[in-house]
Context: one part of a larger RNA
Molecule: small-subunit ribosomal RNA, 5' domain
Organism: Candidatus Gottesmanbacteria bacterium
RNA sequence: GGAUGAACGCUGGCGGCGUGCCUUAAGCAUGCAAGUCGAACGGUUGAGUUGUUCCCGCAAGGGAGUAAUAAUAUAGUGGCGGACGGGUGAGUAGAAGCAAGGAACGUACCCUUUACUGUGGUAUAGCUCGUCGAAAGACGGGGUAAUACCGCAUGAGGCCUUACGGUCAAAGGGGUUAACCCCCCGGUAAAGGAGCGGCCUUGCACCUAUCAGCUAGUUGGUGGGGUAAAAGCCUACCAAGGCUACGACGGGUAGGGGGUGUGAGAGCACGACCCCCCACAAUGGCACUGAGACACGGGCCAUACGUCUACGGACGGCAGCAACUGGGAAUCGUUGGCAAUGGGCGAAAGCCUGACCACGCGACGCCGCGUGAGGGAUGAAGUAUUUCGGUAUGUAAACCUCUUUUGCCAAAUCGUCGAGAUUUGGAGAAUAAGCACCUACAAACUACGUGCCAGCAGUCGCGGUAAUACGUAGGGUGCAAGCGUUAUCC
Numbered sequence: 001g002g003a004u005g006a007a008c009g010c011u012g013g014c015g016g017c018g019u020g021c022c023u024u025a026a027g028c029a030u031g032c033a034a035g036u037c038g039a040a041c042g043g044u045u046g047a048g049u050u051g052u053u054c055c056c057g058c059a060a061g062g063g064a065g066u067a068a069u070a071a072u073a074u075a076g077u078g079g080c081g082g083a084c085g086g087g088u089g090a091g092u093a094g095a096a097g098c099a100a101g102g103a104a105c106g107u108a109c110c111c112u113u114u115a116c117u118g119u120g121g122u123a124u125a126g127c128u129c130g131u132c133g134a135a136a137g138a139c140g141g142g143g144u145a146a147u148a149c150c151g152c153a154u155g156a157g158g159c160c161u162u163a164c165g166g167u168c169a170a171a172g173g174g175g176u177u178a179a180c181c182c183c184c185c186g187g188u189a190a191a192g193g194a195g196c197g198g199c200c201u202u203g204c205a206c207c208u209a210u211c212a213g214c215u216a217g218u219u220g221g222u223g224g225g226g227u228a229a230a231a232g233c234c235u236a237c238c239a240a241g242g243c244u245a246c247g248a249c250g251g252g253u254a255g256g257g258g259g260u261g262u263g264a265g266a267g268c269a270c271g272a273c274c275c276c277c278c279a280c281a282a283u284g285g286c287a288c289u290g291a292g293a294c295a296c297g298g299g300c301c302a303u304a305c306g307u308c309u310a311c312g313g314a315c316g317g318c319a320g321c322a323a324c325u326g327g328g329a330a331u332c333g334u335u336g337g338c339a340a341u342g343g344g345c346g347a348a349a350g351c352c353u354g355a356c357c358a359c360g361c362g363a364c365g366c367c368g369c370g371u372g373a374g375g376g377a378u379g380a381a382g383u384a385u386u387u388c389g390g391u392a393u394g395u396a397a398a399c400c401u402c403u404u405u406u407g408c409c410a411a412a413u414c415g416u417c418g419a420g421a422u423u424u425g426g427a428g429a430a431u432a433a434g435c436a437c438c439u440a441c442a443a444a445c446u447a448c449g450u451g452c453c454a455g456c457a458g459u460c461g462c463g464g465u466a467a468u469a470c471g472u473a474g475g476g477u478g479c480a481a482g483c484g485u486u487a488u489c490c
Base pairs, nucleotide, nucleotide: 001490002489003488004487006486007485008484009483010482013369014368015367016366017365018364019362020361021327026325027324030322031321032320035080036079037078040077041076043074044073048069049068050067051066052065053064054063055062056061087280088279089278097204098203099202100201101200102199105197106196107195110193111192112191113190114189115188116187117186118152119151120150121149122148127142128141129140130139131138132137157168158167159166160165172185173184174183175182206252207251208250213243214242215241218240219239220238221237222236223235224234225233255277256276257275258274259270260269261268262267282303283302284301285300286299305316306315307314308313333359335358336357337356341355342353343352344351345350372402373401374400375399382393383392384391385390408426409425410424411423412422413421414420434479435478436477437476438475440459441458445474446473447472448471449470455462456461
């Protein structure tokens, strides 16, 4: 000198774009953050319309009941999605990551191609009846539906095979029609693709020898098991191997990369925001479901903590968005909207979406703009200084002429007609300057006060009676909505 997710002191006009718990992976009141599909299903609801019965009425009409149809709504069954998106960096040093290769694998939704979609059955939730319980919830009897579940048939094709044979499927819904036909969305099997994922090898890869030896599933083989898949992945037996001063093993520290800062570069330091990968979800463990999880807002067990309790039990997990307590030098709103982009579900309308888009707060950063422009010497007053003549502040002010960025007021247009943005017009120089420094390094000097005191200080050093180094004032220098200080990196 440059840089920062900064903080502190003084000061502070506006806008745009960014950015904001680096500390306790400490604890969390409250609200929201993952639902959706009635065109899979049986119920329930039942606006409206139509028919009909009764009542009031002279009539028009009104009211009540009942039947059909049925918009709408929906607890439950079922499907798809809750494995994405969002957060955090605790753990992790060959694990993960990055780079280059590899073979023994999986893949819902999407695309392409081929073949099929026949025929039966059973249960169960909801419902109803009852029982237990403070609650959470649980249990029993009855009965019901499906794109839920289970047979049989078929077998292009797949898998197994001793090439004989064995084995593996499926589901319907909607539109239209008088009914078919037809059309749309689905279902099953097989092959391929795209994208995604699992696995293996090599290289790169922090400090430490005041860590020198480490290792028994350890290294290899065979049999068996296991997985989507190779493999000590697991197991029984056999052999005695395997790693290591090119640093094994141990200890410390740490998420990795794209990148970021600095530097002429080599390098050094770092890994906030954004993107990719990994790991984690109070702590530890476990599996279930599923194409995919060993699953942040799913389940079970244990532990700690907390809440409710009728003392028998039950419930909870913000490292999602806000908010709160605590910690800290320090880091924001319990805001609005799905209008845009994207995601889930749905045939669609649409619903959901604290992802996201907006607004809000903070000079936290970068960038831009403004605080006026031109003229103006009696060099006014004031202030400071003085050798008392003057000198400085200083064209600075006043005054004259002009302009209107920004701010204020008004209207129009755009906008989720929200926040606001844009344009046009109006009045008015008006609404707007500080901070640090002035011995040298290093741009900038005098007066007074103080008297080795009070104090300054990055270094050398200033201060003991004329201090350009302390304090104040005038003046000056530098930067400027900032300026200094502290911390850290180059």